[in-house]
RNA sequence: GAUGUUAAAGGUGAUGAAACUCACCUUCUGGCAUUUCCAGAGAACCGCCACUCGGCUAAUAGUUUCUAGCUCAAC
Numbered sequence: 001g002a003u004g005u006u007a008a009a010g011g012u013g014a015u016g017a018a019a020c021u022c023a024c025c026u027u028c029u030g031g032c033a034u035u036u037c038c039a040g041a042g043a044a045c046c047g048c049c050a051c052u053c054g055g056c057u058a059a060u061a062g063u064u065u066c067u068a069g070c071u072c073a074a075c
Base pairs, nucleotide, nucleotide: 009026010025011024012023013022016066017065018064019063020062021061027041028040029039030038031037047056048055049054
């Protein structure tokens, strides 16, 4: 220096919040030689149908609960 594996941690999963579980991403640059110090870039991610006009589902990745909204029924 390159490659692989493992641990911890962080981030993401078409509209809010919490818990648990699951999946995915985790590289690089500068300040500064180092730091879980700062800044920037990148990755995971950003629903479906339709040529256009336009249309449809959904607060979950999954489960439960809360909040907002919509529909129906009862009192």